c-di-GMP-I riboswitch aptamer from a soil metagenome, 75 nucleotides, folded computationally.
RNA sequence: GACAAAGGCAAACCGAUCGUGAGGUCGGGACGCAAAGCCACGGGACUCGCUGUCUGAGUUCGCCGGGCCGCCGAA
Numbered sequence: 001g002a003c004a005a006a007g008g009c010a011a012a013c014c015g016a017u018c019g020u021g022a023g024g025u026c027g028g029g030a031c032g033c034a035a036a037g038c039c040a041c042g043g044g045a046c047u048c049g050c051u052g053u054c055u056g057a058g059u060u061c062g063c064c065g066g067g068c069c070g071c072c073g074a075a
Base pairs, nucleotide, nucleotide: 001072008033009032013028014027015026016025017024018023031062037068038067039066041065042064043063044060045059046058047057048056
């Protein structure tokens, strides 16, 4: 970051399945994405436990920031 090229990923929804749950995985499917690759490090949002106090464990990276790595090479 281009009316480039080669590709890649895959929202919602549906089916199956795991989980108390947020949600995850697989298949179908494409809303979109120049990192929609990876990391839960900071923030946010969400779930569960407890319920007197103190205080914990999770989910979301396609919510934002940050870190690491990556294809191509026009203006």